[in-house]
RNA sequence: UCACGAUAAAGGCAAACUUGCCGAAAGGUAAGGGCGCAAAGCUAAAGGGCCUAAGGCGAUCAGCUAAGGUAGCCAGCCAUCGAA
Numbered sequence: 001u002c003a004c005g006a007u008a009a010a011g012g013c014a015a016a017c018u019u020g021c022c023g024a025a026a027g028g029u030a031a032g033g034g035c036g037c038a039a040a041g042c043u044a045a046a047g048g049g050c051c052u053a054a055g056g057c058g059a060u061c062a063g064c065u066a067a068g069g070u071a072g073c074c075a076g077c078c079a080u081c082g083a084a
Stems, first nucleotide, its partner, number of pairs: 004082002012037002017032006035072001041077003047074002049070003055065003
C1' cells in the first nucleotide's frame, strides 16, 4: 500500500414507529426511539435500478412521462481501528 473483518479497543451512524414542520406525492427535516450498519461517510446535473406523478401528453377516464425523490439497492469517491 492492497485485501480482509475479532464476542478486540475507542468513538460513530440510526430502520420501523410517534409528534411537529416542509412537500401534490414519493420523500425530507427536528426531537424521541433503536431494526440494524465497517463505510448506514460523501455524490442523484455524468452509470444502472427502484419510488412518486405536480406539470405535460392523452379524450376528461385509463395510461404514459422526472426536470421530483431514494446513497439503509448496486455503483463511484474518500476514510477510523488492527486479531487471524
Molecule: c-di-GMP-I riboswitch aptamer